[in-house]
RNA sequence: UCCCGCGGGGGCCAGCGCUCCCGCCAUGAUCCUCGCCCCGCGGGGCCCGCGGUGGCGGAGCCCCCGCCGAAGGGCGGGGGUGAACCGCCUUAGCCGGGGGAACCAGGUCAGGCCCGGAAGGGAGCAGCCUAACCCCGGCCGCGGCGCGUUCGCGGGAGAGCGGGGUGAGCGGGGGCGCUGGCGCUCCCGCGGGG
Numbered sequence: 001u002c003c004c005g006c007g008g009g010g011g012c013c014a015g016c017g018c019u020c021c022c023g024c025c026a027u028g029a030u031c032c033u034c035g036c037c038c039c040g041c042g043g044g045g046c047c048c049g050c051g052g053u054g055g056c057g058g059a060g061c062c063c064c065c066g067c068c069g070a071a072g073g074g075c076g077g078g079g080g081u082g083a084a085c086c087g088c089c090u091u092a093g094c095c096g097g098g099g100g101a102a103c104c105a106g107g108u109c110a111g112g113c114c115c116g117g118a119a120g121g122g123a124g125c126a127g128c129c130u131a132a133c134c135c136c137g138g139c140c141g142c143g144g145c146g147c148g149u150u151c152g153c154g155g156g157a158g159a160g161c162g163g164g165g166u167g168a169g170c171g172g173g174g175g176c177g178c179u180g181g182c183g184c185u186c187c188c189g190c191g192g193g194g
Stems, first nucleotide, its partner, number of pairs: 001194009010184001011182014031165006037156008045147002047144006054089005060081009094138006105130004113122003
């Protein structure tokens, strides 16, 4: 002088005890609980899109035929149609409002017209009612990678704020001591080796 090992001191960290200081605190410390937030699923709500049942029978209407009557017309049969008028069944498939053809949609048909001696009958415009169709709203049904919405269930996040409960502590730092830990190695001692 270097290396290794052991022990002690030092350093760092943690816990506990004592002590001092600072901050917050009854205008509420601390802790518990619920909510506000996020995700998923389900029910409702909202928004958007699409849609608004089918059938049977009859009346009525159109065409044809037979018979009867002096005319208007009457009786009977067949075919077609049948949204409107009636009845029944069916459907979630309903409700309300507005428009709606000079005639060529249904009903009712003032006046006028036609037949008739009359009684009566017939066609039928306007008007009115109704319907096809169109528009608006509601309702219902179906659909949607729809949602600044609500309720329920499940999961998550947990900083802050709020509701409820509790009611005096909570947080941080310094000093001393004890205990434990350390891949820190600054100092000392002992042992071994070069």
Record summary
Predicted 3D model of a 194-nucleotide RNA (Archaeal signal recognition particle RNA) from a Thermoproteota archaeon. Its Rfam family is "Archaeal signal recognition particle RNA". The family is grouped with related families in Rfam's "SRP clan". Its family is annotated with SRP-dependent cotranslational protein targeting to membrane, signal sequence recognition and signal recognition particle, plasma membrane targeting in the Gene Ontology. For this family Rfam cites "Towards the structure of the mammalian signal recognition particle" (Wild et al., Curr Opin Struct Biol, 2002). The model forms 97% of the base pairs in the Rfam consensus. NCBI's taxonomy places the organism under Archaea, Thermoproteati, Thermoproteota.